[in-house]
RNA sequence: GCAGCGGACCGGAUGACCGCCGCGAGGGGCAAUCGCGCUUCGGCGCGCAGUACCCCGAGGGGAGGAAAGUCCGAACUCCACAGGGCAGUGCGCCGGGUAACACCCGGGCGGGGCGACCCGACGGACAGUGGCACAGAAAACACACAGCUGACGCUCUCACGAGCAAGCAAUGGUGAAAAGGUGCGGUAAGAGCGCACCGCGCGCCUGGCAACAGGCGUGGCAGGCCAAACCCCGCAUGGAGCAAGACCAAAUAGGGAAGUGCCUGGCUCCGGCCAGUCGGACGGCCCGUCCGAUCGCCACUUCCGGGUAGGUCGCUCGAGCGCGCCAGUGAUGGCGCGCCUAGAGGAAUGGUCAUCUCCGCCGUAGCUCGAGAGCCGCAAGGCCCGAGAGCGAAGGUGGAACAGAAUUCGGCUUACAGGUCCACUGCGGCG
RNA sequence: GCCGGUGUAGCUCAGUGGUUAGAGCAUGCGGCUCAUAUCCGCAGUGUCCGGGGUUCGAAUCCCUGCACCGGCACCA
Numbered sequence: 001g002c003a004g005c006g007g008a009c010c011g012g013a014u015g016a017c018c019g020c021c022g023c024g025a026g027g028g029g030c031a032a033u034c035g036c037g038c039u040u041c042g043g044c045g046c047g048c049a050g051u052a053c054c055c056c057g058a059g060g061g062g063a064g065g066a067a068a069g070u071c072c073g074a075a076c077u078c079c080a081c082a083g084g085g086c087a088g089u090g091c092g093c094c095g096g097g098u099a100a101c102a103c104c105c106g107g108g109c110g111g112g113g114c115g116a117c118c119c120g121a122c123g124g125a126c127a128g129u130g131g132c133a134c135a136g137a138a139a140a141c142a143c144a145c146a147g148c149u150g151a152c153g154c155u156c157u158c159a160c161g162a163g164c165a166a167g168c169a170a171u172g173g174u175g176a177a178a179a180g181g182u183g184c185g186g187u188a189a190g191a192g193c194g195c196a197c198c199g200c201g202c203g204c205c206u207g208g209c210a211a212c213a214g215g216c217g218u219g220g221c222a223g224g225c226c227a228a229a230c231c232c233c234g235c236a237u238g239g240a241g242c243a244a245g246a247c248c249a250a251a252u253a254g255g256g257a258a259g260u261g262c263c264u265g266g267c268u269c270c271g272g273c274c275a276g277u278c279g280g281a282c283g284g285c286c287c288g289u290c291c292g293a294u295c296g297c298c299a300c301u302u303c304c305g306g307g308u309a310g311g312u313c314g315c316u317c318g319a320g321c322g323c324g325c326c327a328g329u330g331a332u333g334g335c336g337c338g339c340c341u342a343g344a345g346g347a348a349u350g351g352u353c354a355u356c357u358c359c360g361c362c363g364u365a366g367c368u369c370g371a372g373a374g375c376c377g378c379a380a381g382g383c384c385c386g387a388g389a390g391c392g393a394a395g396g397u398g399g400a401a402c403a404g405a406a407u408u409c410g411g412c413u414u415a416c417a418g419g420u421c422c423a424c425u426g427c428g429g430c431g
Numbered sequence: 432g433c434c435g436g437u438g439u440a441g442c443u444c445a446g447u448g449g450u451u452a453g454a455g456c457a458u459g460c461g462g463c464u465c466a467u468a469u470c471c472g473c474a475g476u477g478u479c480c481g482g483g484g485u486u487c488g489a490a491u492c493c494c495u496g497c498a499c500c501g502g503c504a505c506c507a
Base pairs, nucleotide, nucleotide: 001427002426003425004424006422007421008420009419010418012356013355014354015353016352017351018350020062021061023059026056027055028054029053034047035046036045037044038043064402068413069412071411072410073409074408075407076241077240078239079238088237089236090235091234092233093107094106095105096104097103108122109120110119111118112117123232124231128230129229130226131225132224145172146171147168148167149166153164154163155162156161180198181197182196183195184194185193199221200219201218202217203216204215205214206213207212245313246312247311248310255304256303257302258301259300260299261298262296264275265274266273267272276294277293278292279291280290281289282288320339321338322337323336324335325334326333327332357400358399359398360397361396362395366391367390368389369388372385374383375382376381432503433502434501435500436499437498438497441456442455443454444453449487458474459473460472461471462470480496481495482494483493484492
């Protein structure tokens, strides 16, 4: 220098002007209901109160690393709940951290990378059930298609030899996957059949808290893959969510209580009957007929209670932030000092200009390269012109990532222009 | 804000581990007809929403993102 890897951090700055949303010292204006007193019954005075409310307003504050997705874990609130279990759901190597976690830290094992480093849903497949298409002889109680052998045994033959029974799993082929691998011995041919090494299982020892690692011995070898199929084992787990929930509380309509008002006449055997009145149906209207009502879930007044509109709280001082020291490899914890940092209503935190910063494009001067041409020279070489290309002071022009708090925290995931710092790796160059 | 669901051909939907993903409608072509419709026959076609993982194998199982849809306060 190039390429890369891990971590931490910033994510426009300053000024002027104009706005937006809360808070707000202070200033200005200013009630009523109601209570008390007086009254000529019309009102008046005092208190509530210079309060509520309205207006002005110095000053001060106002988004993020993800405020996002709502994927986990909690706080908080309400509902449910004697205790225990099942089901369901989630998690799953070991140890630690934490309020808690599916998060974080450290370690183990496996995989990837030359490396720094990165990735891993990483318990169990002899508890059981199930699946493995096509191909293939066979897909899980292994199998025998091609093939190899045919020693021993049987038949034929004098014999060579042939046929059969039988043996085999090395080789070939299929497949994602075919029942340890390599080599030597062995055999009729073969085969863990035997042996050595590797792998695997079991036992012991050593190191480690553990996961696990190493060593020694032993067994010829259990037995494919799938649990992000059902399932088994271990651990955890009640449900809903701030539109949770709590308080204050109009108008109207319901509910409850109290008070007041409203009873057409006659007969009666007290069941009603007759007449009247009111309303309805039939009907264009009258008459008429029928039905219903005539002390009733009637009207008015007052009071009480629940809830709605609306308002207030929940609501932001908190597992808080910054700095320092200590403990720890670290996550993290402890101590000390300092700080207060949006809390709104469908929702404010913005705009313009100037200067600077960064990026892209154009591009003058200049610099570098340069197809090729000319001049000098015997030559080596030197001088000079130069299409075009690259970089590019000055200057011009365009642009400024992802994205917007809505109860609050801890994480994870996803999006993100550009930039800064620290540690490390590989390759190349120079000293 | 909080909670739940869906995504497969132009449209409406099947398919829930297995060879090359289907059906109806629509579209195109051919036939029938004097012609059109009906009818008959044939055909075209998918990033199975995107990316990653598990598996021999994924539309299907898991994770993550995107788009779309729905519900909610209070009373009775």